[in-house]
RNA sequence: GGGGGUAUAGCUCAGUUGGUAGAGCGCUUCAAUGGCAUUGAAGAGGUCAGGGGUUCGACUCCCCUUACCUCCA
Repeated sequence: GGGGGUAUAGCUCAGUUGGUAGAGCGCUUCAAUGGCAUUGAAGAGGUCAGGGGUUCGACUCCCCUUACCUCCA
């Protein structure tokens, strides 16, 4: 330098014909217990890596950029 892949909640990851973003763990509150642990219920937490484009509508399609992984040279 060139090819491919990954980027979504604090962490690990889902999210298919483009149509209001989810799970597990963690966090907060409440209940059960004398307390801890544990269990149950409720809740908070997201510019979907950044910018632009297509579209009535984009995590999803197209282009560019950034970081990381991998292959070739």

Overview: This is a predicted structure of a 73-nucleotide RNA (transfer RNA) from an uncultured bacterium. Model confidence (mean pLDDT): 81 of 100.